[in-house]
RNA sequence: GGAGUCGGCCAGGCAGUCGCGUCAUCCGCAAGGGUGCCGAGGAAAGUCCGGGCUCCACAGGGCAAGGUGCCAGGUAACGCCUGGGCGGCGCGAGCCGACGGAUAGUGCAACAGAAAGAUACCGCCGAUGGCCAGACAUUCUUCGGAACGUCGGGAUCAGGCAAGGGUGAAAUGGUGCGGUAAGAGCGCACCGCGAGUCCGGCAACGGACCGGCACGGCAAACCCCACCUGGAGCAAGACCGAAUAGGGGAGCAAUGGCGCGGCCCGCGUCGCUCCCGGGUUGGUUGCUCGAGCGCCGCGGCGACGCGGCGCCUAGAGGAAUGGCUGUCCACGACAGAACCCGGCUUACCGGCCGACUCCACCU
Numbered sequence: 001g002g003a004g005u006c007g008g009c010c011a012g013g014c015a016g017u018c019g020c021g022u023c024a025u026c027c028g029c030a031a032g033g034g035u036g037c038c039g040a041g042g043a044a045a046g047u048c049c050g051g052g053c054u055c056c057a058c059a060g061g062g063c064a065a066g067g068u069g070c071c072a073g074g075u076a077a078c079g080c081c082u083g084g085g086c087g088g089c090g091c092g093a094g095c096c097g098a099c100g101g102a103u104a105g106u107g108c109a110a111c112a113g114a115a116a117g118a119u120a121c122c123g124c125c126g127a128u129g130g131c132c133a134g135a136c137a138u139u140c141u142u143c144g145g146a147a148c149g150u151c152g153g154g155a156u157c158a159g160g161c162a163a164g165g166g167u168g169a170a171a172u173g174g175u176g177c178g179g180u181a182a183g184a185g186c187g188c189a190c191c192g193c194g195a196g197u198c199c200g201g202c203a204a205c206g207g208a209c210c211g212g213c214a215c216g217g218c219a220a221a222c223c224c225c226a227c228c229u230g231g232a233g234c235a236a237g238a239c240c241g242a243a244u245a246g247g248g249g250a251g252c253a254a255u256g257g258c259g260c261g262g263c264c265c266g267c268g269u270c271g272c273u274c275c276c277g278g279g280u281u282g283g284u285u286g287c288u289c290g291a292g293c294g295c296c297g298c299g300g301c302g303a304c305g306c307g308g309c310g311c312c313u314a315g316a317g318g319a320a321u322g323g324c325u326g327u328c329c330a331c332g333a334c335a336g337a338a339c340c341c342g343g344c345u346u347a348c349c350g351g352c353c354g355a356c357u358c359c360a361c362c363u
Base pairs, nucleotide, nucleotide: 001359002358003357004356005355006354007353008352009351010350012328013327014326015325016324017323018322020039021038023036024035025034026033027032041334045345046344048343049342050341051340052339053233054232055231056230065229066228067227068226069225070084071083072082073081074080085099086097087096088095089094100224101223105222106221107218108217121165122164123161124160125159128158129157130156131154132153134151135150136149138147139146140145173191174190175189176188177187178186192213193211194210196209197208198207199206200205237285238284239283240282247276248275249274250273251272252271256270257269258268259267260266292311293310294309295308296307297306298305299304329332
């Protein structure tokens, strides 16, 4: 100097001016006005997880359903974060990971292929037992032969094999040597594998020894195992509470009107007074001081925890946070709170700081 990795931070600056909102205060009968403080984000977003808070439900346990899924830790909690293990990628700094279980059971594997779970199409062998033809020895003989045995031969039957060919994403560890009738962890060496033993580690797991290897793959198939999970959400919920309409109860009055097909009883309904509770609209609240933020110290590899000091940082309710002018530069992206908080994900002009890696060159 170039190329990159990880972490943190900023999100046009300054000045003037005109506005907007809450709150405080002052003036005003009121409407309104003056002054002052403060006034969006790193994602306020998606609403995908987790919690606080609120109401409803709820003895305990189990089933079902859903979720999570290497190990340990952090946390209020998590599907988040940190550290570690294993696997993959990268020369490296580093990055990525639905990463429990396939001797519980059920199931699946298109096409091809003999066979996708115990399979043999081509092929190899045919040791062993038959069969066929032959040679030889022995015995018997009616002299034609027969029986029995031995020897090689045939690939003919039974049988053995899975080395080689071929199919496939995948074919029952791989390569080599020995071995064999041919073969085969059958034996051996190296590599791989493992449910065994010992050692290290809290653990995931690792190392050494040992074992010829103990029936392959798929659980983002059902399933098994472990753990977690009640529902609804601030339009939750709480308080105040009219006018008017309606509900319930008690009493009073006429012994009344109307309805129950005509009458009696009875019931309902209509009037007045008092009491009770509920709802709509409305008002108040919930509402922003909080698992808060900054700095320092201590513990911890770290996430984080503990302590001290300091700070107050939107809280509206049709919903404010904006416009203009000047100036400077690197010419300004994505985007707007609505109960709150912790995460994840997604969007985004650009810039700054720190740590580290690789390459080239110079000293």